Overview
Small-subunit ribosomal RNA, 5' domain from a soil metagenome, 493 nucleotides, folded computationally.
Context: one part of a larger RNA
Order: sequence, then structure tokens, then C1' cells
RNA sequence: GCCUGAACGCUGGCGGCGUGGUUAAGACAUGCAAGUCGCACGGGCCUAGCAAUAGGUCAGUGGCGAACGGGUGAGUAAUGAAUCGCUAACGUGCCCCGGACUCUGGGAUAGCCAUCCGAAAGGAUGGGUAAUACCAGAUGACAUAUCCGCACCGCAUGGUGUGGAUCUCAAAGGUCCGCCGGUCUGGGAGCGGGCGAUUUCGUAUCAGCUAGUUGGUGCGGGUAACGGCCCACCAAGGCGACGACGCGUAGCCGGACUGAGAGGUUGGCCGGCCACAUCGGGACUGAGACACUGCCCGGACUCCUACGGGGGGCUGCAGUAACGAAUCUUCCCCAAUGCACGAAAGUGUGAGGGAGCGACGCCGCGUGUGGGACGAAGUCCUUCGGGAUGUAAACCACUGUCAGGGGAUACCAAGUUCUGAGGAUCCCCAGAGGAAGAGGCGGCUAACUCUGUGCCAGCAGCCGCGGUAAGACAGAGGCCUCAAGCGUUAGGC
Repeated sequence: GCCUGAACGCUGGCGGCGUGGUUAAGACAUGCAAGUCGCACGGGCCUAGCAAUAGGUCAGUGGCGAACGGGUGAGUAAUGAAUCGCUAACGUGCCCCGGACUCUGGGAUAGCCAUCCGAAAGGAUGGGUAAUACCAGAUGACAUAUCCGCACCGCAUGGUGUGGAUCUCAAAGGUCCGCCGGUCUGGGAGCGGGCGAUUUCGUAUCAGCUAGUUGGUGCGGGUAACGGCCCACCAAGGCGACGACGCGUAGCCGGACUGAGAGGUUGGCCGGCCACAUCGGGACUGAGACACUGCCCGGACUCCUACGGGGGGCUGCAGUAACGAAUCUUCCCCAAUGCACGAAAGUGUGAGGGAGCGACGCCGCGUGUGGGACGAAGUCCUUCGGGAUGUAAACCACUGUCAGGGGAUACCAAGUUCUGAGGAUCCCCAGAGGAAGAGGCGGCUAACUCUGUGCCAGCAGCCGCGGUAAGACAGAGGCCUCAAGCGUUAGGC
């Protein structure tokens, strides 16, 4: 000098864009943050109607979603990340392209009704009902698996194509008649799982570490899939000064800051990956989870209780107390973007879009403009002549940014209609009014005098000032530098 998610002191007019719990991954009151579909299904209630029926609404069955989106950085030194490869060892709901099919039956169950238990959470028994819920049967291949043969290819195991035989397995309907679905299968896109190489902090005052440890066998188990991933048996291996093992510290990267660069430091906001969801463990469902607002078990904490027993998890958005030098509103809207569901209308969405608070940062604007004296008053200095503040003020003439008041709109709204929370733009009115401070002035370093004080009180980044003439302390006048900021502290280069 530049920089910061800053804090502190003094001061503070407006706007735009950003940004804001760095400490206790400590504890949380309250509300909201994941629903949706009646064009899958039976029913309850309401409305219209004489009725058939139509519309609305509600819990339930069923489907899809809830594995995304949002938060945090605790753990993790490699099970992660970055880069480059491999998967001939793999998966894939929704979406796209193609092929084939969608046949025949059955038994339940929630809701509902009745009875009953419980303080509650919730539950029991009986009756009876529907489906795109569940089950059985049929058919089925270019699909799966095994075997036989041929061709081609590969880094080995092997892969692809093709001919034949055997094996196994399917479906669901709805409708406003437009269509939307269902099943099997081939391919694709996108997404994901796995493997390898290289790189990835400090410490040797950590030098040896290791028993599923290292390798093998087993058409073993398990997985979508390779594999000590797991198991039985056999062998005795494997790693290490190119730093194993241990200890400490830490999420990683794109990037950011600084620097001429090399480098050093860093990883907040935004984007990618990973990990976690009160602590620890476990699986279920599912295309996908070992699942933040699902389930089960154990621990700690906490709440309710009729003492028998139950409930909870803000590292979502707000908000609370606590901690701390320190960090915001229990706001508005689904209008836009996106996501879930739906045929659609649409519904939901603390994602998102906005507004609010904080000079926390960057940027822009303003606090007036022109004229106005050999120069008012006041104040300061003075050699008492005068000098400075200073065109500064007053005064005269104007202007109308911002803030204030009133009004309008073709913009954000696009794609057929509709739609704006909030913003934006334009016009009119009034009137200089409402808007300047902070630090410094001995040298470094830009800016000087007076008074007070008297090694005191104090200053100070370094050198150093202060003991009676202090340009260094304190006050004042003046001046310098920045300016809605200015300084200080902490930290990085």
C1' cells in the first nucleotide's frame, strides 16, 4: 500500500447492487417449510332436481412424489476431493425412439355399521364393500439361464453377432371419446454405483506396523456389480526412511486476497463433489435411502399423564434464551423462474421472487448555483501599525437532484385467456428549505501558533516527547488529509 462475512470509538442525508451467528454440530416456546390426483376406487355430508343425475367437499383404499429442493461443516488425511482413464464387473422411476401384447378367473381388506377397552396416544372383536390394491391360471419372445455349432473382435478372465434345443416369467383399466394409461422387450438421453493412476497439511521428541492381516481354494454366501465384502479350509504372507504405523490439525475443488512475477495466505457468499441430521446402532419400503421434518432398538435430555402408559428432535424459514467483540423480520406473494402431482382447470412450494433491519462492503448522488467589501460582527494572533478566519456570512438573483405531497402507465406479462407481492417509468405541486464529520499537524508524513501544565498530568507505530518560554501533553484559533464516512484493533499478502 492493498484486502476482510469483521468488531470497537466518534459521526451519519438518499439510492442501487451485494452481504449479515466466523462463538455453543450447545438447548429450543410458537407458526409455517411436501404434497397432489374424484379422468384408479367404494362411501359420508352439502347443494340443485320429483327422479335419473350433476356439482362441491371430506376421511379412507390406491397411484406418483416425499432419495429432489433447503441447511450445516461436526466427522473425514482418504472409505474424500481434483485431474486423467477403465467398467469385457454394473444399475436406472419419470422422458425419447422401436417391436410385441393387454386373455380367463378368484379371495380379501380399509373406509362404513355394531359392540367394547384406554386419561390419552391408540386399540380389540364381529358384520359387510370397491378398485389401475392383492392372488391364481393361460399365452409369450429377437428377453433370462444352460448346452451344442459357426463368424468376427478384444488388455487376460472374455465380448459381440448368428443357427438350434431346453428352461423361467406378464398385463389394468379410466374417460367428457380428444385421449390418458398397463405388461414384456431392444435402443437412447440424462443420472448414478464400482475400479485404477497422479496430486493432496504438520510432526521421526511417532520406526517399526499388521491376524481377515497378505495370497489361494470353494460353480461357497452376498450384491445391480468386481472383490476378505462375508464365511470354511490351506499357505505365510503384506506394508515401511520414496516415511508405513501413530499423534495433531483440516471438509476438498472451481475460485478469493496479495504480489511485477515466482510465490504466500485462504476456501465466507455463488457453483461442483463429499459428509452429517439429538448421540450410537439397525434394517424395511422403493428405480433410487440405510432416508433432516419415515420405521425399530439403545443412551442422554425434555414434555404430558388418571402413574397403567405415551410424545419430541430448527445443522429448513422466521423467532427465543444462552454463548460471545459480534451478525437481521415470529414480514408479503406464488405474479415470474423452477419443482411435485394432475388429462386439464389447478393445488402445494419459508425452493424462489420481493419487501424489512444493519454505512457490513462496493458504486452513484446530494448537503445548493451565480453575484456579493481593500473585506461587517464575533473569535484568534499581533511588533498594537495590523494580520487571519474570508466571498466565507449577511444581502440580491436563481435552480429544483434527493427527501415530501398528488396523479398516470403502453414495462417486469410470455405462449390463447387470466394474472403484479413488489418494482420500474412518466407528469404535476411546494420550497434553500431537511442533510458534515472524523483523524491528524516533532521526524518518518501533507499540515503552526497562543495559552495552560511543569519528568506532574499525560502522549506514543518506531525514534522518542514532558523537570517554567513544550510546533510532541491539554484547550483554543488556524491549517492538512479523507469524506457519509473517518480512525483504532484483529487478521492475510